Predicted 3D model of an 87-nucleotide RNA (c-di-GMP-I riboswitch aptamer) from an Anaerolineales bacterium. RNAcentral holds the sequence, with entries from Rfam. The organism belongs to Anaerolineales, within Bacteria. The prediction has a mean pLDDT of 86.

[in-house]
RNA sequence: CUCCGAAAAAAGCAAAACCGGGAAAACCCGGCGACGCAAAGCCAUGAGUCUAAAGCUGAACUGAGUCAGGACUGUCAGGCUACCGAU
Numbered sequence: 001c002u003c004c005g006a007a008a009a010a011a012g013c014a015a016a017a018c019c020g021g022g023a024a025a026a027c028c029c030g031g032c033g034a035c036g037c038a039a040a041g042c043c044a045u046g047a048g049u050c051u052a053a054a055g056c057u058g059a060a061c062u063g064a065g066u067c068a069g070g071a072c073u074g075u076c077a078g079g080c081u082a083c084c085g086a087u
Base pairs, nucleotide, nucleotide: 004085005084012037013036018031019030020029021028022027035074041080042079043078045077046076047075048072049071050070055066056065057064
């Protein structure tokens, strides 16, 4: 330096629920809380999934279809960075 990830050590992050706020929604932010995580740190590059305001289509009374430029990195992969040191 690379690989690896332990019945080690010191740390870290924070699911669902609840409360408040933002958004048309998906979802996000903060508080609380811990299901879990060896990258559950960062990047929306590829795929996948979610939503459908506006648009388009077509209806005709509150509805249908389509669509991402929106969202998810705790869906998978890829890229970048990183604590410790058993094997």